A computed fold for a 95-nucleotide RNA from uncultured Blautia sp., annotated as SAM riboswitch aptamer (S box leader). The RNAcentral record of the sequence draws on MGnify. The organism belongs to Blautia, within Bacteria. The coordinates come from a structure-prediction model, not an experiment, and the mean pLDDT is 80. Its Rfam family is "SAM riboswitch aptamer (S box leader)". From the family's description: The SAM riboswitch is found upstream of a number of genes which code for proteins involved in methionine or cysteine biosynthesis in Gram-positive bacteria.

[in-house]
């Protein structure tokens, strides 16, 4: 660049110690009862089984393991101050 996903799952570990929720900005939250990272452990099926579906989770490549991608920023709708759709952005895969 292009396609696919993005309300489902995964810890009472273990070493560290002060932040952390991708950037801006407002919010809202996690955090010395231990953040952030790494280590074990875990999920989970995007590669990955001979096939169209569906189903399967070993071995191996990643990923993920608070809250919807935490939520809102733009644009459309409606019963109009709150929803709903979709862009954008942004992660991950695959190519």
């Nucleotide at each position: 660049c292009u396609c696919a996903u993005c309300g489902a799952g995964a810890g009472u570990g273990g070493c560290u110690g002060a932040g952390g929720g991708a950037a801006u900005a407002g919010g809202c939250c996690c955090u010395g009862u231990g953040a952030c990272g790494c280590c074990c452990g875990g999920c989970a099926a995007c590669c990955u089984a001979g096939c169209a579906a569906a189903g399967a989770a070993a071995a191996g490549g990643u990923g993920c393991u608070a809250a919807a991608u935490c939520c809102u920023a733009c644009a459309g709708g409606u019963u109009u101050u709150a929803c709903c759709u979709g862009a954008a952005a942004g992660a991950u895969g695959a190519g």